[in-house]
Context: one part of a larger RNA
Molecule: small-subunit ribosomal RNA, 5' domain
Organism: Kocuria sp.
RNA sequence: GGACGAUCGCUGGCGGCGUGCUUAACAGAUGCAAGUCGAACGCUGAUGCCUGGUGCUUGCACCGGGUGGAUGAGUGGCGAACGGGUGAGUUAUACGUGAGUGACCUGCCUUUGACUCUGGGAUAAGCCUGGGAAUCUGGGUCUAAUAGCGGAUGCGACUACUGGCCGCAUGGGCUGGUGGAAAGGGUUAUGUACUGGUCUUAGAUGGGCUCACGGCCUAUCAGCUGGUUGGUGGGGUAUUGGCCUACCAAGGCGACGACGGGUAGCCGGCCUGAGAGGGUGACCGGCCACACUGGGACUGAGACACGGCCCAGACUCCUACGGGAGGCAGCAGUGGGGAAUAUUGCACAAUGGGCGCAAGCCUGAUGCAGCGACGCGGCGUCAGGGAUGACGGCCUUCGGGUUGUAAACCUCUUUCAGGAGGGAAGAAGCGGAAGUGACGGUACCUGCAGAAGAUGCGCCGGCUAACUACGUGCCAGCAGCCGCGGUAAUUCGUAGGGCGCAAGCGUUGUCC
Numbered sequence: 001g002g003a004c005g006a007u008c009g010c011u012g013g014c015g016g017c018g019u020g021c022u023u024a025a026c027a028g029a030u031g032c033a034a035g036u037c038g039a040a041c042g043c044u045g046a047u048g049c050c051u052g053g054u055g056c057u058u059g060c061a062c063c064g065g066g067u068g069g070a071u072g073a074g075u076g077g078c079g080a081a082c083g084g085g086u087g088a089g090u091u092a093u094a095c096g097u098g099a100g101u102g103a104c105c106u107g108c109c110u111u112u113g114a115c116u117c118u119g120g121g122a123u124a125a126g127c128c129u130g131g132g133a134a135u136c137u138g139g140g141u142c143u144a145a146u147a148g149c150g151g152a153u154g155c156g157a158c159u160a161c162u163g164g165c166c167g168c169a170u171g172g173g174c175u176g177g178u179g180g181a182a183a184g185g186g187u188u189a190u191g192u193a194c195u196g197g198u199c200u201u202a203g204a205u206g207g208g209c210u211c212a213c214g215g216c217c218u219a220u221c222a223g224c225u226g227g228u229u230g231g232u233g234g235g236g237u238a239u240u241g242g243c244c245u246a247c248c249a250a251g252g253c254g255a256c257g258a259c260g261g262g263u264a265g266c267c268g269g270c271c272u273g274a275g276a277g278g279g280u281g282a283c284c285g286g287c288c289a290c291a292c293u294g295g296g297a298c299u300g301a302g303a304c305a306c307g308g309c310c311c312a313g314a315c316u317c318c319u320a321c322g323g324g325a326g327g328c329a330g331c332a333g334u335g336g337g338g339a340a341u342a343u344u345g346c347a348c349a350a351u352g353g354g355c356g357c358a359a360g361c362c363u364g365a366u367g368c369a370g371c372g373a374c375g376c377g378g379c380g381u382c383a384g385g386g387a388u389g390a391c392g393g394c395c396u397u398c399g400g401g402u403u404g405u406a407a408a409c410c411u412c413u414u415u416c417a418g419g420a421g422g423g424a425a426g427a428a429g430c431g432g433a434a435g436u437g438a439c440g441g442u443a444c445c446u447g448c449a450g451a452a453g454a455u456g457c458g459c460c461g462g463c464u465a466a467c468u469a470c471g472u473g474c475c476a477g478c479a480g481c482c483g484c485g486g487u488a489a490u491u492c493g494u495a496g497g498g499c500g501c502a503a504g505c506g507u508u509g510u511c512c
Stems, first nucleotide, its partner, number of pairs: 001512004006508001008506003013379002016376003019372002021337001026335002030332003035078003040075002043072001048067008085290003095214007104207002109203002113199004117151003126141006158180009184195002216262003223253003228250008265287004269280004292313005315326004343369001345368003351365001352363004383411003392403004416453001418448001420446003426439001429436002456501005461482003467496005477484002
């Protein structure tokens, strides 16, 4: 000098774009953050419409039928593995770069081809009846499906197993045999079109696994290792593999630093620097890990699963003492810790996501607004004229000098703030149409009034731009270093003046 997620002191006009718990991965009040589909299914059946009957206050009440379908819980499907948070752990099962997979998986999507025939049995909801303070739960009975279970088809193509052949190549390619699937729904109105389902080809996307190289400190850590290193058989997995197991062999790693200890998420980047390098990993993006602590599996295409389940533990809460409930490192917000870090806001209008044919619903993702000079950059606090160089202040050699064109005064302008009127784009889409914007009466535009409402902070001995007076008297104090102060202090305190930056200026801390 530069930089910062900054702190503190003094000061503070405006709007823009960013940014804001670095500490206790401490605890957790309250609300919200993941639902959706009636075009899978059986119930429920409100308001309405049509109609029949009865009463009679002749247009209302009641009862019945039809239509219609709001709502509610349930079965079922998809989603909930994304999105959002945090950095505890991890020095390598991570990350970065580059390869490999003849050792693999991939829902939804695109694409190839074939099919979608048939049968039977349950169960939730409902109804009946119990238990319990509650969370919840038992029994009986009835019913549906795109829920679940059979049978048929499955030629060609495919797949699992198996026989044969080809191939440098282990699970690659060709070929024969055996086994292997399914579900319908709705609109319109009579033949198709729509949307699904099953098997399948290829792809895309997303992943799994393997290998090489690379990036912290410590030798006051020198030896480490028994599933350890390798082989064979078997198991397990989507798959290779000591991943696991039985047997066999005795190996494997290490001064090119094993093993141990400490610290730490990694990277694109960011800061600095002429570069080499050094430091760093907030925000944004990629990957990883974690979700009260520890362990475990289930479901599923995908999890060993933040707002799922089970067990154990600590903690908190409810209880009728028998037993139960919970997990903000989601968004706000609270206590605590701390030098220090924001609103219990608005909206799904846009972008994106989930579900749905769609309308649409949900979305603290996101878009916006609020708070903070926390940062960056922009603008303003007026401009021109004005000497008798006024008054006042300060200094003085008492002549004057300086503050200083500064003020007064004259002329002009009105950015920003204020007030008045007008007023968006962002809207593509969706909807038959009307219509549909949180931001927002915001940005912006046009008039209005009046210089009117808007300047501080640090420093002035040298480094280092900027000097005098008074007070003080090694005191009080200053100080980044050298050093000032003991009676004329340009170093302390105050004043005048000056210098430097400027809505900021200084200080402290950290890095180059």